[in-house]
RNA sequence: GUCCUCAUAGUUCAACGGAUAGAACAUGGGAUUCCGGAUCCCAAGAUCCGGGUUCGAUUCCUGGUGAGGACA
Numbered sequence: 001g002u003c004c005u006c007a008u009a010g011u012u013c014a015a016c017g018g019a020u021a022g023a024a025c026a027u028g029g030g031a032u033u034c035c036g037g038a039u040c041c042c043a044a045g046a047u048c049c050g051g052g053u054u055c056g057a058u059u060c061c062u063g064g065u066g067a068g069g070a071c072a
Stems, first nucleotide, its partner, number of pairs: 001071007010025004018055001027043005048064005
């Protein structure tokens, strides 16, 4: 330099172009307990940035940024 893949809760991952973006762990509160652990219930919490297509974009296109990889 060319090409490919990826970017979503604090972490690890889901989500035919359409339902309130969902789960586990973690965190906070409650129940239970003499106290704690375990267990059960509840809550908060996210789409890397800009533009485009579309009635509708996490998803498709495009330009950036960052990470990983192949070739040179």
A computed fold for a 72-nucleotide RNA from a Candidatus Falkowiibacteriota bacterium, annotated as transfer RNA. Taxonomically the source falls in Candidatus Falkowiibacteriota (Bacteria, Bacteria candidate phyla). It matches the Rfam family "tRNA". Rfam classes the family as a transfer RNA. The sequence is in RNAcentral, with records from ENA.